[in-house]
Context: one part of a larger RNA
């Protein structure tokens, strides 16, 4: 455990899909479970309240009354909810017909560069830096030309642009696949929202097995800096980074702002579609973004994508530190994740 909150003060779950439950458009009947009313039964006594009495008063006793807000039976009412039985089309879903889109997923193909190997030309340097060194180079480097090899990442298009539920997606082409939109209102007829558990997906970085390894690079070494430098700088340089299977479940996973659905001035920009011209508009849907009116906020800001005005469902907060700790469980190969105290102290 009321209440008050959650954008920055504690506190929105990382994100979905859905179980069980909570919650549910418009219309008519019926039913009377909730709900309301009224009667009856009972709801011990004490006690509590109120009105008398009685101890010289007060506690404190006596007597009436009122109460016991409950239950359980019966008759009734029938807006709401529930049950039902029929009907409606705006919720929802579907159908047809378009168009965008770095959504996913597999496979091939490219070019620029980096590096490395070989062969030409050439000949004393070359990197580095704030400035040197380490370090590469006459066993011919750097630089410049031709050839190969090998890994990765895809420049200009690129845009506060797009897609995706989030993580997140950007060379080029096939296939293989998911979602959203807009148009025609043509079909179903409430078939929805939410969502404790569950189950799926989850960035880097870690780990397990085969592989792969160009550049980059924790750890390492080495040169400097410095009082010292286990750092900043420079030179090297394994793990990783990269595939394929399995794990792992974490983040400033952030819009630090749950999903849904209604209202609630406008003004510009943009991406996609309708609509309609003279190809520029105008109206109209969904998106992305700035500005801003009522409102709301401690304030800063929000402001039709609201942090306004309501309503449903879930999650979560409860002084700071102990303490994203300790024990115990579950989970993992492990590192370690979930869950999550308490003495003490201020």
């Nucleotide at each position: 455990u009321u209440g008050g909150g959650c954008g920055u003060a504690a506190a929105g779950g990382g994100u979905g899909c859905g179980u069980a439950g909570g919650c549910g458009g418009c219309c008519u009947g019926a039913u009377a479970a909730g709900u309301c009313a009224a009667a009856u039964g009972u709801g011990a006594a004490a006690u509590c309240c109120u009105u008398g009495g009685g101890c010289u008063u007060a506690a404190c006793c006596c007597a009436a009354g009122a109460a016991c807000u409950g239950c359980a039976u019966u008759u009734g009412a029938u807006a709401c909810u529930g049950u039902u039985a029929g009907g409606c089309u705006u919720g929802a879903a579907c159908a047809u017909g378009a168009g965008a889109g770095a959504g996913g997923g597999u496979g091939a193909u490219g070019g620029a560069a980096u590096u490395c190997u070989u062969g030409g030309u050439g000949u004393a340097g070359g990197g580095g830096u704030g400035a040197a060194a380490u370090c590469c180079g006459u066993a011919g480097a750097u630089a410049u030309c031709a050839a190969g090899a090998g890994g990765a990442a895809c420049g200009u298009c690129a845009g506060g642009g797009g897609c995706g539920a989030a993580a997140g997606c950007g060379a080029u082409c096939a296939c293989c696949u998911g979602g959203a939109u807009c148009a025609u209102u043509g079909u179903u007829g409430a078939c929805g929202c939410u969502g404790a558990g569950g189950c799926a997906c989850g960035a880097a970085a870690g780990c397990g097995u085969a592989g792969g390894g160009a550049g980059c690079a924790a750890a390492c070494a080495g040169g400097a800096u410095u009082a010292g430098a286990u750092a900043c700088c420079c030179u090297g340089g394994u793990a990783g980074u990269c595939c394929a299977c399995g794990c792992c479940g974490u983040a400033a996973a952030c819009g630090a702002u749950g999903a849904g659905u209604g209202c609630u001035a406008a003004a510009a920009g943009u991406g996609g579609g309708u609509u309609g011209u003279u190809u520029u508009a105008u109206a109209u849907c969904c998106g992305c973004u700035u500005u801003g009116c009522a409102g709301c906020u401690a304030a800063c800001g929000c402001g039709u994508u609201a942090a306004g005005c309501a309503c449903u469902c879930c999650g979560c907060c409860u002084g700071g530190g102990g303490a994203c700790u300790a024990c115990g469980g579950u989970c993992g190969c492990a590192a370690g994740a979930c869950u999550a105290a308490a003495a003490c102290u201020c």
This is a predicted structure of a 346-nucleotide part of an RNA (small-subunit ribosomal RNA, central domain) from an uncultured bacterium.